[in-house]
RNA sequence: AGGAGGCUGGGCAGCCGCGUUAUCCGCAAGGUGUACGAGGAAAGUCCGGGCUCCACGAAACAAGGGUGGCGGGUAACGCCCGCCGGGGGUGACCCCAGGGACAGUGCCACAGAGAGCAGACCGCCUUCUUUCGAAGGUAAGGGUGAAAGGGUGCGGCAAGAGCGCACCGGGGCCUUGGCAACAGGGCUCGCACGGCAAACCCCACCCGGAGCAAGGCCAAAUAGGGGCCUCGCGCUUGCCCGUUCGCAAGAAAGGGCGGCAGGGACGUUUCGUCCCGAGAGGUCCGGGUUGGCUGCUCGAGCCGGCGGGCAAUCGCCGGUCUAGACGAAUGGCUGCCCCCGAGCGGCCGGUCCUGCUUGCAGGAUACCGCGUUCGGGACAGAACCCGGCUUACAGGCCUCCU
Numbered sequence: 001a002g003g004a005g006g007c008u009g010g011g012c013a014g015c016c017g018c019g020u021u022a023u024c025c026g027c028a029a030g031g032u033g034u035a036c037g038a039g040g041a042a043a044g045u046c047c048g049g050g051c052u053c054c055a056c057g058a059a060a061c062a063a064g065g066g067u068g069g070c071g072g073g074u075a076a077c078g079c080c081c082g083c084c085g086g087g088g089g090u091g092a093c094c095c096c097a098g099g100g101a102c103a104g105u106g107c108c109a110c111a112g113a114g115a116g117c118a119g120a121c122c123g124c125c126u127u128c129u130u131u132c133g134a135a136g137g138u139a140a141g142g143g144u145g146a147a148a149g150g151g152u153g154c155g156g157c158a159a160g161a162g163c164g165c166a167c168c169g170g171g172g173c174c175u176u177g178g179c180a181a182c183a184g185g186g187c188u189c190g191c192a193c194g195g196c197a198a199a200c201c202c203c204a205c206c207c208g209g210a211g212c213a214a215g216g217c218c219a220a221a222u223a224g225g226g227g228c229c230u231c232g233c234g235c236u237u238g239c240c241c242g243u244u245c246g247c248a249a250g251a252a253a254g255g256g257c258g259g260c261a262g263g264g265a266c267g268u269u270u271c272g273u274c275c276c277g278a279g280a281g282g283u284c285c286g287g288g289u290u291g292g293c294u295g296c297u298c299g300a301g302c303c304g305g306c307g308g309g310c311a312a313u314c315g316c317c318g319g320u321c322u323a324g325a326c327g328a329a330u331g332g333c334u335g336c337c338c339c340c341g342a343g344c345g346g347c348c349g350g351u352c353c354u355g356c357u358u359g360c361a362g363g364a365u366a367c368c369g370c371g372u373u374c375g376g377g378a379c380a381g382a383a384c385c386c387g388g389c390u391u392a393c394a395g396g397c398c399u400c401c402u
Base pairs, nucleotide, nucleotide: 001402002401003400004399005398006397007396008395010337011336012335013334014333015332016331018037019036020035024031025030039379043390044389046388047387048386049385050384051211052210053209054208064207065206066205067204068203069083070082071081072080073079084098085096086095087094088093099202100201104200105199106196107195108194121142122141123138124137125136126135127134128133150168151167152166153165154164155163169191170189171188172187173186174185175184176183177182215294216293217292218291219290225285226284227283228282229281230280231279234260235259236258238257239256240255241254243252244251245250262276263275264274265273266272267271301320302319303318304317305316306315307314308313338377339376340375341374342373343372344371345370348369349368350367351364352363353362354361355360356359
C1' cells in the first nucleotide's frame, strides 16, 4: 500500500415525560409505583416459508410465471457452503443469467468489396497491352469492423492456400480418475457447428389465489328489515274518477270529495272549532354504521459448552424469557467524561534559534504534547412472525493474509 472476515454504533449521573405491566389502595375514574421498552439494517417489500381465509376429488396435459455448471445444507428459496469451468489481478483475492446455436425461425447497426450457400477494395502472381488498363488466379500481407470461415512455423507454389508436415486449438471414438460438473491419457479426422437464446424458441425442474385492513368473537343508542303475539283497520242508495270483465245493460275490487259514527287537542258544560284515520304496542332474530376484545408474540427463539463436518450447517446437554403500540410509546433538559474538526494561549512542557557568565537569559511556535473556547458525533425507527437478498451508514476496534 492492498485483500478477506468479524464486532461496535457514544458512556455515567440527576430531573421531567411516554407505552405495556406485577403488587397494593379505590365501587369506578384513577393513584402509588416494580420490571421491561427498536435495528444491524426495524428500510426497499425483491425472493422463500409459517399462520389465516377462499377455491379445488386426484393426477397429468395446456396456459402464464420463474429457475438454469455439479454436489451438499435448509422448513423452503432465486439464499448459503464446497467444488468444476471461463475471465481479471504480480499476489492475497475478485467477477460470471455458467443448459441448448446440426430442432426450427430470426438478427448481426455503422464502416467495409464482402457479415454467412462467403468475399477480390488495395496488394501479390500469370497472360494480353507501347502506356493507361483489361481478363484470370490468389485469403499470405494491408484496410474496414465487436466479429472476415482455426493459430504459429517450415516446406511447397507463378503467387498463394491444411495444399503437405510439426506443435497448439478443435471434432469423433476409446480409456483412467472422480458421486458428479469435469480433468488426464491414447487413437483418429485437415477442420466440419462464426457470434447472439438478459431475440422468439427447445429441454429439464418448480409454482392454486389473496393477505393480520387475513381471520374469529362481543355489543349500547339510533334508523331501517323480517318472524310471532295483542288491539285496531266502522257505516254510507249522495256525487265524481280511472282499472278489469262483459256485445251491451251492467257487475267487481279500488280511489277522491261529502255525510254519520269514532279518536285527539282547545275552550267550564250542552255544544262549537280544528286535526287524525291505518296502523299502534310488546317480544325475538339476523345484518349494517361505529366501538371494544382477540389474532399478538415462546419462536425453524437467544446464550454457553461439547461433539460430527473443509464449510454451509447438524446433533446433544445446560441456562434464559427479551417491545407489543394503533392520531401508533421507546423522548427531552442539565452536568461530567470519550472521539473528531477549527480557533486562541509563549507568564505551560518539549523542540528550535541567538547570546554568553556553560547553565542561565532573550526570542520563535512549523511539529509533538498541554490548557481553554466553539462546533459536531452517522444511516435510520418496530406494526402478525421467521429465513435470506439488496440498499443506506460519521467514526472506532479486532483477526487472518498479500
Bacterial RNase P class A from a soil metagenome, 402 nucleotides, folded computationally. It matches the Rfam family "Bacterial RNase P class A". It is annotated as a ribozyme. Rfam links the family to the GO terms dimeric ribonuclease P complex, tRNA processing and ribonuclease P activity. The coordinates come from a structure-prediction model, not an experiment, and the mean pLDDT is 76.